Background:
This is a predicted structure of a 72-nucleotide RNA (transfer RNA) from Nicoliella lavandulae. RNAcentral records the identical sequence in 3 taxa. The prediction has a mean pLDDT of 82. It matches the Rfam family "tRNA". It is annotated as a transfer RNA. The RNAcentral record of the sequence draws on ENA.

RNA sequence: UGCUCAAUAGUUCAAUGGUAGAAUACCGCACUGUUAAUGCGUAGGUUGCUGGUUCGAGUCCAGCUUGAGCAG
Numbered sequence: 001u002g003c004u005c006a007a008u009a010g011u012u013c014a015a016u017g018g019u020a021g022a023a024u025a026c027c028g029c030a031c032u033g034u035u036a037a038u039g040c041g042u043a044g045g046u047u048g049c050u051g052g053u054u055c056g057a058g059u060c061c062a063g064c065u066u067g068a069g070c071a072g
Stems, first nucleotide, its partner, number of pairs: 001071007010024004018055001027041004048064005
């Protein structure tokens, strides 16, 4: 320098162009001699950034940033 892939909750990951969810963690409650474990519940999102297409974009298109891999 070129090519490919990735970026979504604190973490790990989902999500036919049509209200962004789950697990886990945190917090609360139940359970009990206490803790752990278990069960139930609440909260937590500028979907990396800037634009474009569309009635509607996490998703499609362009550029940029960061990271990983390959080639030189």